[in-house]
RNA sequence: GCGUCCGUCAGCCAGCGGCAGGCUUCGGGCUUCCCAAGCCCGCAACCCGGGUUCGAAUCCCGGCGGACGCA
Numbered sequence: 001g002c003g004u005c006c007g008u009c010a011g012c013c014a015g016c017g018g019c020a021g022g023c024u025u026c027g028g029g030c031u032u033c034c035c036a037a038g039c040c041c042g043c044a045a046c047c048c049g050g051g052u053u054c055g056a057a058u059c060c061c062g063g064c065g066g067a068c069g070c071a
Stems, first nucleotide, its partner, number of pairs: 001070007010024004018054001026042005047063005
C1' cells in the first nucleotide's frame, strides 16, 4: 500500500429499515440479627461526518480506530 471483517451502556453480547434489549457491574428497596444469596425497581450506550428513505444502530460514501490476510 491492497483486501476482508469489526466498532452498541462501566464490561460482555443481541438487535439485518419502524419504541435500542439481555447478563454482569453500579444505586435504591424487600428479605435477614449481620453478611452473602434471592426478589423488585432504577441509572446508563448506537465511533465521527455526509447521503438514501416518511423513517437508519441497521443500507450507501468518506474518515478514524481495531483484528486478520496479501504484498
A computed fold for a 71-nucleotide RNA from Candidatus Iainarchaeum sp., annotated as transfer RNA. It was read from a public genome assembly. The prediction has a mean pLDDT of 83. It matches the Rfam family "tRNA". Its family is annotated with triplet codon-amino acid adaptor activity in the Gene Ontology.